[in-house]
SAM riboswitch aptamer (S box leader) from a Chlamydiota bacterium, 116 nucleotides, folded computationally. The coordinates come from a structure-prediction model, not an experiment, and the mean pLDDT is 80. The sequence was found by an Rfam model in a public genome assembly.
RNA sequence: CUCUUAUCCAGAGUGGCUGAGGGAAAGGCCCUGAGAUGCCACGGCAACCGUUUUAAGCCUUCGGGUGAGAAAUCGGUGCUAACUCCUGCUCUUCAAAAUGAAGAGGAAGAUAAGAG
Numbered sequence: 001c002u003c004u005u006a007u008c009c010a011g012a013g014u015g016g017c018u019g020a021g022g023g024a025a026a027g028g029c030c031c032u033g034a035g036a037u038g039c040c041a042c043g044g045c046a047a048c049c050g051u052u053u054u055a056a057g058c059c060u061u062c063g064g065g066u067g068a069g070a071a072a073u074c075g076g077u078g079c080u081a082a083c084u085c086c087u088g089c090u091c092u093u094c095a096a097a098a099u100g101a102a103g104a105g106g107a108a109g110a111u112a113a114g115a116g
Base pairs, nucleotide, nucleotide: 001116002115003114004113005112006111007110008109013042014041015040016039017038021031022030023029026087027086028085043080044079045078048076049075050074052072053071054070057066058065059064084108089105090104091103092102093101094100
């Protein structure tokens, strides 16, 4: 980098250094010298993977084995403004002069696990 699968309306920030941008991209709308971004330290959230404990069920030579689900610990990641900040493409419903509103799906993106 590509592919597959799952999730994305919940949750969770302070300090130090830096010093002007940032929110993927386009359009919008926001954040930002009352400090963007990046780095560091210490927290926190979460439960994707591993680990440990518990455990329905199943198996059993009755010693035990396996183990959906759920919860928590530790570890590997991740995340810690705004629903992935909103929209785009298709369909349905409502409204209709135009602009639009709601719902479902998709595209793109992010993260994890696995494969190449």
Notes:
NCBI's taxonomy places the organism under Bacteria, Pseudomonadati, Chlamydiota.